[in-house]
Context: one part of a larger RNA
RNA sequence: CCCUACGUGAAGGAACUCGGCAAAUUAACCCCGUAAGUUAGCGAUAAGGGGUGCCUCCGCAAGGAGGUCACAGGAAAACGACAGCUGCGACUGUUUACUAAAAACACAGGUCUCUGCGAAGUCGUCAAAGACGACGUAUAGAGACUGACGCUUGCCCGCUGUUGGAACGUUAAGGUGACUGGUUAGCCGCAAGGCGAGGCUGGGAGCCGAAGCGCCAAUGAAGGGCGGCCGUAACUAUGACGGUCCUAAGGUAGCGAAAUUCCUUGUCGGGUAAGUUCCGACCCGCACGAAUAGCGUAACGACAGCUGUACUGUCUCCACGAGGGACUCG
Numbered sequence: 001c002c003c004u005a006c007g008u009g010a011a012g013g014a015a016c017u018c019g020g021c022a023a024a025u026u027a028a029c030c031c032c033g034u035a036a037g038u039u040a041g042c043g044a045u046a047a048g049g050g051g052u053g054c055c056u057c058c059g060c061a062a063g064g065a066g067g068u069c070a071c072a073g074g075a076a077a078a079c080g081a082c083a084g085c086u087g088c089g090a091c092u093g094u095u096u097a098c099u100a101a102a103a104a105c106a107c108a109g110g111u112c113u114c115u116g117c118g119a120a121g122u123c124g125u126c127a128a129a130g131a132c133g134a135c136g137u138a139u140a141g142a143g144a145c146u147g148a149c150g151c152u153u154g155c156c157c158g159c160u161g162u163u164g165g166a167a168c169g170u171u172a173a174g175g176u177g178a179c180u181g182g183u184u185a186g187c188c189g190c191a192a193g194g195c196g197a198g199g200c201u202g203g204g205a206g207c208c209g210a211a212g213c214g215c216c217a218a219u220g221a222a223g224g225g226c227g228g229c230c231g232u233a234a235c236u237a238u239g240a241c242g243g244u245c246c247u248a249a250g251g252u253a254g255c256g257a258a259a260u261u262c263c264u265u266g267u268c269g270g271g272u273a274a275g276u277u278c279c280g281a282c283c284c285g286c287a288c289g290a291a292u293a294g295c296g297u298a299a300c301g302a303c304a305g306c307u308g309u310a311c312u313g314u315c316u317c318c319a320c321g322a323g324g325g326a327c328u329c330g
Stems, first nucleotide, its partner, number of pairs: 001325004006321004011316002015314001020311001028052005037042001039148001053068006069073001081309007088301002093105002109146007121132003149296004154226003159223002161219005168214003174208003179203006186195003227245005254288001255285001266282005
């Protein structure tokens, strides 16, 4: 000097660092005591405080009275640090076997749609048999979205989808088939050639002809969408109000610099001596917004951000020790 599931440390105590990462603190049992909030269950071992050996006596025990030793009695080991604010997700669960455990997935609960039974849906060699669904029967089964609970879930059906309608338009195969071409027995002609029944055969107008599409409606917890400009109040500013253009309709409630805010470290307040983070407000929402749910929410979380108490070698600033190497000698 290097390594380690290692030990101790004056004074300070997070000044370290992206961040208290790591370490330290806490810890068992008994007693006292315990806030906000709350879905009244919880929060809660909240927080905070006291006790603990051995001997004698009393007692069933719990416990009580007295005595006694130590620096130290849960004498070793094992064995929660705690509090405050916020985001997200209700919760217990599940997950990238081998870089991600989460705010992702799931979840009870909610809503919509499909399905009348040889059900829908699914498996099965393209149309099979057969099987699952289900020895179930719409309070059932399947699919989709949302995701406890509380309060709610606004407007738009023009487009796309879905459902319903059937008058009209369009429309295939097919049917019918006007008309027309080919061939030729025959006929005409001196000839070249012309005409040409019937049959066979090619083409074929018009008419008939389903669903679909057009068309007419309905439908948003279906895919989706939810404006612009100008003016206006007795200071100024602002604009309840008015005008105009466009649209299917112009974003309601609630929330808002947000896991969303570019400008931006917005502005104000709080906390700090000092705060691009954090908390509370404001609203000018570049580009929130209502089941791709909106806003709250007790409890819960190896989740994420901020703060405080305690505690510490994280640090000021390193030192010493232990074990193993290196190194020296043999």

Predicted 3D model of a 330-nucleotide part of an RNA (large-subunit ribosomal RNA, domain IV) from an activated sludge metagenome. Its mean pLDDT, the model's own confidence on a scale to 100, is 88.